[in-house]
Context: one part of a larger RNA
RNA sequence: CACCGCCCGUCAACUCAAGGGAGCCGGUAAUACCCGAACUUCGACCUCGGUCGUUGGAAGGUAGGAUCGGUGACAGGGAGUAAGUCGUAACAAGGCAUCGGUAGCGGAAGCUGUCGAUGGAUCACUUCUU
Numbered sequence: 001c002a003c004c005g006c007c008c009g010u011c012a013a014c015u016c017a018a019g020g021g022a023g024c025c026g027g028u029a030a031u032a033c034c035c036g037a038a039c040u041u042c043g044a045c046c047u048c049g050g051u052c053g054u055u056g057g058a059a060g061g062u063a064g065g066a067u068c069g070g071u072g073a074c075a076g077g078g079a080g081u082a083a084g085u086c087g088u089a090a091c092a093a094g095g096c097a098u099c100g101g102u103a104g105c106g107g108a109a110g111c112u113g114u115c116g117a118u119g120g121a122u123c124a125c126u127u128c129u130u
Base pairs, nucleotide, nucleotide: 003094005091008087009086011084013081014080015079016078020074023071024070025069026068027067028066031063032062033061034060039056042053043052044051045050097118098117099116100115101114102113103112104111105110
């Protein structure tokens, strides 16, 4: 490099990270129930050696959950990348002033309705000050 400027979004290509995700796999601690070793609580019997019943009890089993992690078809966005596509939304009154809320609509920027702000240009008029 100064409008032959700047700049917005969809679409197309490539790369990256994060989250979602049917399902699959694994870890952890706990809960309920079943079973229950050694040992043990209580009781009975006793030939004083124990025996029987009973209570708790590790491991194990069953079940439904909690939580953490791995994997994961797929789908949606995000970020980035000299020279792709479509338009031109914004920046000047940007050619319909812009922006915010809200609703509807549209390939996309966006458009329309409605309420609000001035962080709007221009013109005219009125009042006040110098």
The part of an RNA shown here (small-subunit ribosomal RNA, 3' minor domain) has 130 nucleotides and comes from a Candidatus Yanofskybacteria bacterium. The source organism's lineage runs through Bacteria, Bacteria candidate phyla and Candidatus Yanofskyibacteriota. Rfam family: Bacterial small subunit ribosomal RNA. Its family is annotated with structural constituent of ribosome and ribosome in the Gene Ontology. Model confidence (mean pLDDT): 81 of 100. The sequence was found in a public genome assembly.